Model confidence (mean pLDDT): 77 of 100. Bacterial RNase P class A from a Candidatus Dadabacteria bacterium, 368 nucleotides, folded computationally. The source organism's lineage runs through Bacteria, Pseudomonadati, Thermodesulfobacteriota and Candidatus Dadabacteria. Rfam family: Bacterial RNase P class A. Rfam classes the family as a ribozyme. The RNAcentral record of the sequence draws on ENA.
[in-house]
RNA sequence: CGAGUCGGGCGGACGGCCGCCCGGGCGGUUUUGCCGUCCGGGAGGAAAGUCCGGGCUUCACAGGACAGAGCGCCGGUUAACCGCCGGACGCCGCGAGGCGAUGGAAAGUGCCGCAGAAAACAGACCGCCCGUCCCCGCGAGGGGGCGGGUAAGGGUGAAAAGGCGGUGUAAGAGACCACCGCGGGAGGCGGAGACGUUUCCCGGCAAGGCAAACCCCGCUUGAAGCAAGACAAACAGAAGCGCGGCGGCUUGCGCCGCCGGGGGCAGUCCGGCCCCCGCUUCGGGUGGUUGCUACAGGCGUCCGGCAACGGGCGUCGCAGAUGAAUGGCCGUCCCCGACAGAACCCGGCUUACAGCUCGGCUCGCCUC
Numbered sequence: 001c002g003a004g005u006c007g008g009g010c011g012g013a014c015g016g017c018c019g020c021c022c023g024g025g026c027g028g029u030u031u032u033g034c035c036g037u038c039c040g041g042g043a044g045g046a047a048a049g050u051c052c053g054g055g056c057u058u059c060a061c062a063g064g065a066c067a068g069a070g071c072g073c074c075g076g077u078u079a080a081c082c083g084c085c086g087g088a089c090g091c092c093g094c095g096a097g098g099c100g101a102u103g104g105a106a107a108g109u110g111c112c113g114c115a116g117a118a119a120a121c122a123g124a125c126c127g128c129c130c131g132u133c134c135c136c137g138c139g140a141g142g143g144g145g146c147g148g149g150u151a152a153g154g155g156u157g158a159a160a161a162g163g164c165g166g167u168g169u170a171a172g173a174g175a176c177c178a179c180c181g182c183g184g185g186a187g188g189c190g191g192a193g194a195c196g197u198u199u200c201c202c203g204g205c206a207a208g209g210c211a212a213a214c215c216c217c218g219c220u221u222g223a224a225g226c227a228a229g230a231c232a233a234a235c236a237g238a239a240g241c242g243c244g245g246c247g248g249c250u251u252g253c254g255c256c257g258c259c260g261g262g263g264g265c266a267g268u269c270c271g272g273c274c275c276c277c278g279c280u281u282c283g284g285g286u287g288g289u290u291g292c293u294a295c296a297g298g299c300g301u302c303c304g305g306c307a308a309c310g311g312g313c314g315u316c317g318c319a320g321a322u323g324a325a326u327g328g329c330c331g332u333c334c335c336c337g338a339c340a341g342a343a344c345c346c347g348g349c350u351u352a353c354a355g356c357u358c359g360g361c362u363c364g365c366c367u368c
Base pairs, nucleotide, nucleotide: 001364002363003362004361005360006359007358008357009356010355012333013332014331015330016329017328018327020042021041022040023039024038025037026036027035028034029033044339048350049349051348052347053346054345055344056225057224058223059222068221069220070219071218072217073087074086075085076084077083088102089100090099091098092097103216104215108214109213110210111209112208125154126153127150128149129148130147131146132145133144134143135142136141162180163179165177166176167175181205182203183202184201185200186199187198188197189196190195229290230289231288237282238281239280240279241278242277244259245258246257247256248255249254260276261275262274263273297316298315299314300313301312302311303310304309334337
């Protein structure tokens, strides 16, 4: 310098004016409110998809089993997880590094497209070998048909039933042998473990692949969600009743009885009717209030740990709407601005994203 790989940060900046949502102070007012004024705060790295996990809430009082669903190497981390970190193993890459739902296919069932002769109790298309018949040729030999042998060679495929060398054979073949590989069993060593490594014995090799097909094994798992849930008015209208007072008994506590007010009908009383007052219920679990944002919180620093993460100290206060606020205009500057807008909260994952920027590492070339 070029090519690459991994990780982190930013996501137009500054100023002025006018608005919108929330909170606070002060003043005014007809005081759960409204108005004025001042101050403070006001979207994201993904606020998104709603895919996992948890908090919170209600129902169930929740014991056992099945079904269903999810997960599946080991260790750690966490409130928890299908997350994250570290490691093991397999595959890919020269490498930095990347990818992997990574228990079981010698319990069963099922499937294996295209190509190919054959795709799972293997298989004869070409080739090779043997036999036989025919044809051609003076001959050596060549060609063809039929029958059989052969999995060494070619070809197809993601995959063709261990590899390689030898023996053997008509040609061949774990048919047999050595080595390597593989499977089963026993043991040693290293490791916390997954696992690695090594020794011995057995087995000629049987167990092709797919379990993100059914299935088997092990583990986990109650359901619904902030439109969860909690508190809870008022007016009209409807229904019912009269709390308080008086009297009696009693030493007292208390017990018993009666009845609201007004109007009108009326000589008086009762009853009924109308209006008013008070209480209760319905009206309605409606309007409204709450849940609502201060927490597994952000930042800085120190300590422990390879890391995820944990702990200590300091510091900061950072949207909370409910038809739902964060916008508009102007000025200056630049590289002329992508994806995208909170709605109970938090930890993750996934997806979208113009451009800018920082760092670690790898490979190649050149120069000193």